[in-house]
RNA sequence: CAAUCGCGUGUCGCCCUUAGAGUUUGAUCCUGGCUCAGGAUGAACGCUGGCGGCGUGCCUAACACAUGCAAGUCGAACGGGAGGCUUGAUUUCGGUCGAGCCGAGAGUGGCGAACGGGUGAGUAACACGUAGCUCACCUACCCUGGAGUGGGGGAUAACGGUUGGAAACGACCGCUAAUACCCCGUACGCUUCUGGUUUGUAGGAAACCAGAAGGAAAGCUGAGGCGCUCUGGGAUGGGGCUGCGGUCCAUCAGCUAGUUGGUAGGGUAACGGCCUACCAAGGCGAAGACGGAUAGGGGGCCUGAGAGGGUGACCCCCCACACUGGCACUGAGAUACGGGCCAGACUCCUACGGGAGGCAGCAGUGAGGAAUAUUGCGCAAUAGGCGAAAGCCUGACGCAGCAACGCCGCGUGGACGAUGAAGGCCUUCGGGUUGUAAAGUCCUUUUCUGGGGGAAGACGGAGACGGUACCCCAGGAAUAAGUGUCGGCUAACUACGUGCCAGCAGCCGCGGUAAAACGUAGGACGCGAGCGUUAUCCGGAUUUACUGGGCGUAAAGCGCGUGCAGGCGGCGUGUUAAGUCGUGCGUGAAAGCUCCCUGGCUCAACCGGGAGAGGUCGUACGAAACUAGCAGGCUUGAGGGCAGCAGAGGAGUGUGGAAUUCCGGGUGUAGUGGUGAAAUGCGUAGAUAUCCGGAGGAACACCAGUGGCGAAGGCGGCACUCUGGGCUGUACCUGACGCUAAGACGCGAAAGCAUGGGUAGCGAACGGGAUUAGAAACCCCGGUAGUCCAUGCCGUAAACGAUGUGCACUAGGCGUAGGGGGGUCACACCCGCUGUGCCGAAGCUAACGCGAUAAGUGCACCGCCUGGGGACUACGGCCGCAAGGCUAAAACUCAAAGGAAUUGACGGGGGCCCGCACAAGCAGCGGAGCGUGUGGUUUAAUUCGAGGCUACGCGAAGAACCUUACCUGGGCUUGACAUACGGGUGGUAGGGAACCGAAAGGGGACCGACCUUCGGGAGCCCAUACAGGUGCUGCAUGGCUGUCGUCAGCUCGUGCCGUGAGGUGUUCGGUUAAGUCCGGUAACGAGCGCAACCCUCGUCGCCAGUUACAAGUGUCUGGCGAGACUGCCCGUGACAAGCGGGAGGAAGGUGGGGAUGACGUCAAGUCAGCAUGGCCUUUAUGCCCAGGGCUACACACACGCUACAAUGGCCGGUACAAUGGGUCGCCAACCCGCGAGGGGGAGCCAAUCCAACAAAGCCGGUCUCAGUUCGGAUUGCAGGCUGCAACCCGCCUGCAUGAAGUCGGAGUUGCUAGUAACCGCGCGUCAGCCACAGUGCGGUGAAUACGUUCCCGGGCCUUGUACACACCGCCCGUCACGUCAUGGGAGCUGGUCACGCCUGAAACCGGUGGGCUAACCGCAAGGACGCAGCCGUCUAAGGUGGGCCGGUGACUGGGACGAAGUCGUAACAAGGUAACCAAGGGCGACACGCGAUUGCAGUCUUGAGUCCACCUGG
Repeated sequence: CAAUCGCGUGUCGCCCUUAGAGUUUGAUCCUGGCUCAGGAUGAACGCUGGCGGCGUGCCUAACACAUGCAAGUCGAACGGGAGGCUUGAUUUCGGUCGAGCCGAGAGUGGCGAACGGGUGAGUAACACGUAGCUCACCUACCCUGGAGUGGGGGAUAACGGUUGGAAACGACCGCUAAUACCCCGUACGCUUCUGGUUUGUAGGAAACCAGAAGGAAAGCUGAGGCGCUCUGGGAUGGGGCUGCGGUCCAUCAGCUAGUUGGUAGGGUAACGGCCUACCAAGGCGAAGACGGAUAGGGGGCCUGAGAGGGUGACCCCCCACACUGGCACUGAGAUACGGGCCAGACUCCUACGGGAGGCAGCAGUGAGGAAUAUUGCGCAAUAGGCGAAAGCCUGACGCAGCAACGCCGCGUGGACGAUGAAGGCCUUCGGGUUGUAAAGUCCUUUUCUGGGGGAAGACGGAGACGGUACCCCAGGAAUAAGUGUCGGCUAACUACGUGCCAGCAGCCGCGGUAAAACGUAGGACGCGAGCGUUAUCCGGAUUUACUGGGCGUAAAGCGCGUGCAGGCGGCGUGUUAAGUCGUGCGUGAAAGCUCCCUGGCUCAACCGGGAGAGGUCGUACGAAACUAGCAGGCUUGAGGGCAGCAGAGGAGUGUGGAAUUCCGGGUGUAGUGGUGAAAUGCGUAGAUAUCCGGAGGAACACCAGUGGCGAAGGCGGCACUCUGGGCUGUACCUGACGCUAAGACGCGAAAGCAUGGGUAGCGAACGGGAUUAGAAACCCCGGUAGUCCAUGCCGUAAACGAUGUGCACUAGGCGUAGGGGGGUCACACCCGCUGUGCCGAAGCUAACGCGAUAAGUGCACCGCCUGGGGACUACGGCCGCAAGGCUAAAACUCAAAGGAAUUGACGGGGGCCCGCACAAGCAGCGGAGCGUGUGGUUUAAUUCGAGGCUACGCGAAGAACCUUACCUGGGCUUGACAUACGGGUGGUAGGGAACCGAAAGGGGACCGACCUUCGGGAGCCCAUACAGGUGCUGCAUGGCUGUCGUCAGCUCGUGCCGUGAGGUGUUCGGUUAAGUCCGGUAACGAGCGCAACCCUCGUCGCCAGUUACAAGUGUCUGGCGAGACUGCCCGUGACAAGCGGGAGGAAGGUGGGGAUGACGUCAAGUCAGCAUGGCCUUUAUGCCCAGGGCUACACACACGCUACAAUGGCCGGUACAAUGGGUCGCCAACCCGCGAGGGGGAGCCAAUCCAACAAAGCCGGUCUCAGUUCGGAUUGCAGGCUGCAACCCGCCUGCAUGAAGUCGGAGUUGCUAGUAACCGCGCGUCAGCCACAGUGCGGUGAAUACGUUCCCGGGCCUUGUACACACCGCCCGUCACGUCAUGGGAGCUGGUCACGCCUGAAACCGGUGGGCUAACCGCAAGGACGCAGCCGUCUAAGGUGGGCCGGUGACUGGGACGAAGUCGUAACAAGGUAACCAAGGGCGACACGCGAUUGCAGUCUUGAGUCCACCUGG
């Protein structure tokens, strides 16, 4: 250098894998919680239930247990032997003696009983898991090797006798065997000691050699064997030690005396404080000791994409426990579930003296509980114990039973079948649906029933299961379907019932008369022998975020700094190999998992074989980039030196002037002060004002500036002293010395506290005056703490940039403060650093906004958050003199609480602008009488509706009866009226006299029809459907109407902007009556509105003309046209739109008036005009009739009329209209009557006739200021008219009567020109009329508008908002009532345990020695050993004291919640005193003072910036 391979990294590709929804709002985006859809279970509950297979089944009381069973076996270790059988002898025929065989039960002895089975109380620990260590150990039975098995002895159960006791159970005496016990001998490679050698270690070890001392044995036999003793090895099982791993609480922070270590000894199989004595004073702990709570651990199981989270039933491994506690004995092994001793509790027996017991073994019982099974069969299989074996034993186990408890499989039939049957339900009445579903026809037999055969499981005789599985035959659709849901999420809709009731509900939420949400029914949807509900776990939840979150305003940056531990750390070099990476090996039991391969049950579940996966594990070897360690360097981070600079940085000491107040004096006189207005206060004892002098305290005007300094709090006259930090320049020194910072320490506004001063002004509390419904406030007059100083506490603030500190990187522009460099004569200007601001790019952000002073992009470290309320709380702890601070929960409760932005609405916010809105005027109303309407009251009824503006002379444009809907009474019931169908009817339908009656109605003498195709029809009667309802709902509706408002607005398409709601357009500058027009403009256009088009009046022209005019132009009537457009001129304005003025014209800027009412608002009004859904009623809520009522009357209001008088009343005379109406009508002349009216009858279907004289006016007269010659109410009498009828209850006339009233309080209405005001005339409704109303018509005919501050309504823009039912909104606190949980609390009571003290059982160990004592020693006496007794240590337990944790508790504190309680109005709009934060005092709740934070919006002034023009200078 090349090739190949491996590894790492990057990029790309492929595969597997991650699903969301509802709910805060008027709407939106975000934050954030709650809830749902999935899976799972040892489950339970409700309804239902055919079969089979495989599994599973006390989760609660480790509560108590009747009964049976669950551990025995060996006669081939031993003695004896009830009883039986065979047989011999004998016999008094009862029996006795002998031989042989079998042999129960008990005993001695051996092995087993420490396994198997149960449970989970305890245990937070070497208990468990994993990986190691044991040079610190044991191991019966089993396998294997070596050696041996000789001799002797003394007892003792059983048994017999005596005896105690109720029993359990003994006592004494006597006999006896062994593989029981003892002694002696022998013995190795065994044990101990001593010496030596070798290997070797961290070190005593280990091996070998020599010596000394010590220690064994058992027999049985069927003669094969089986045993026994010593010793080595193996296997198996166990003991001990160690690293690492797996719970919560720090509101448990300090713990510890055998404690930590050493020496010696004891003890153990074995190390060790395991135990004892002595010595030393250690040991553990923020990487969580100690304490508390909870809990058996693991394999695994459930869930999840995964990481994780939850869990520890069944099966397997380990541990612990066996009524509770303690203790040892035996043994290879236990401190022993079915052994022992003691104590305790409990239960049972008892003769009261004493005894017995331990199901957390299998069944079973009681109890507890929501809840969990048979007192089954069998040792046939598997497996265990004993035995040589046969065999025995085994609730281990194998099976069966019960339970849908789970998983899996099967069935309840299949095919055809339309007239789409009947029934049900709905219906728009047509139909639809249930539904091929049923019936019916054909077919099948899984299952079922009956019958027959009949296993495997065993190699061999032996099969509980079991006459089971399985097979065959027969029969017959036969024996077999439920449950939940149907408002959204979420799949599935109608009817009826109910009427905020009953009820539902997982969340949102349904129910107050049309409920897809309750209940029922029909139908539908889902799953299916199950389906729902409840509980629990995971998921969804990226909602604790390792994967994978955040902290300016949503929850969240400690008030600020210094700094130990910790975390992190600049640039080279070398080295190590702890982290890291790779490879190999070991291990990670089995089961389980994966479902990759494969097998057995017909499949599956289930079971078997194989493979794979699974550790944060151990170990060996390797790599050396990175991190780390070590060594040695560097200068850029950091620090220092030197030269300069600015500054309200801090502490102390002095000092200055202005002002306030007070004091003294002068001048001077009646007020002053204060407020919205006042008053309290001060003042003739001389204030205020003013001048001079003095005292004292506090604060420092101008300068002063989004200027400066400081870490923050904070700092402001001037001077001096002491002192901290920063910046610039230089590049001289050190050489990573750095960053951050839990705990700790320090600083820390105001208020407050302590001690002592000081006190001018201000000023909580307090006093007084006002305000007010009240005023504990805001305003005013006073005023104490305090504010100031010194010293010491306190330690909190909206301590804020609501933004932790440090470093690096990432467009710019314009200011300002302090240095520096270049440049200039000096400026200017250019470059660079540090601070402090504004605007902005990219980027970020939910948006607002941030943007080199980041909220951008990264790194390091710290702090903090996890729904709202409860709660900046309670308890505990720490701090404080106190006030209080720091730390900091839970129960309970809500379905939200929030952030930003949007559209509206609103504001005692702002700007602009309109309107008879105010103002300026004229006439009124409110007072009187009367009319009408309404409320109220009354009534048998006074029918109903309308209710601020927008009800109230309104529906009513005509209530005596009628109307009429109301009341009383009398009547009718297919009905007063419509339709259909069936039947009937010929003197029928219809009319109708007497008679009864108030009428309706009844009654019926008598009269008496029509059409016809001759069937009948029409009519009438009966019956059935039905009619009828002014009964209810205008909150079920249509239609119509009112109102904002004839206000100028309301929208759309496309485009653009914004995540989005939405915005833009429609804003802006002008202008208009106007969103009218112009200009500008991310908008460009368009629609509904405005305007115009329509009608009418005014001028003119033309045409026509009856009944108008005596006739003809004209007037007049009707029709058709013209005319007016800011068209012209001047000015102004932006060259615009337009505005001002002018000319002409009948009319001028919309000429006057009308019709015309945008999107919408008020659940506005009307079911009584009409229509109409639903509900109600049916001999009545329908219909008819008579009478009454709607007309009532202490009152109140609304709208009018007439007046109060001389601008008038009265009398006489006299002039001039228009609209409209008239045949059941208007009614002339003429006559009568004072008159209303009557008679009369001409004319007129009307430009002809009539009502019809208009009135005010004008002329003349009279009245003379008076309750009148004003005013006419009221009442009496007499009349007239309409009408069936004027009593209740009509109008008019005449005469008489002559009331209140002398111009109207607070307040309030209309109107801007032919208008107001005044005057009369007509019409509609109508028999008449309560009309003074309503609607038209003409006559006469004004005043005033400066102006937009204010009141009301409205339009546009903008701003704030906690409002959106939209300010008649929202909302706070006390009090009262109810419910709930909780804190304190004299106490009462329970649990717990380490602790102090007292007493102290059994047992082990030790001691003791005077009782007892076969084997051994000794000839013996006696001794040794042993036993019992006693004592000691230790200690279970008991007593007592204390600690800790619960329950409860009179009373008490606050809290949460609860359709319509009380008081006020704090907050949200400038919330009417800006709000909030902290502290203090006060107070029904509110609140106030001081300090701090942030001040919205708007206006004005000044200034800056940009553009243009001109001037001056450089």